[in-house]
RNA sequence: GCUGGCUUAGCUCAGUUGGUAGAGCAACUGAUUUGUAAUCAGUGGGUCGGGAGUUCGAAUCCUCCAGCCAGCACCA
Repeated sequence: GCUGGCUUAGCUCAGUUGGUAGAGCAACUGAUUUGUAAUCAGUGGGUCGGGAGUUCGAAUCCUCCAGCCAGCACCA
């Protein structure tokens, strides 16, 4: 350099045909307990990697860029 894949909550990951963004864990609050852990109930947490475009409507489609991973090629 070329090709392909990935980027969504603090972490690990879902998200179907374009139509209200989710789960588990973690965090916080409460219950329980002498207390902690465990258990139970609840709460908060998102520019969906960034820009631009298409559309009534974009995490999803198009395009450019960035980062990560893999393969290939080139140079030494």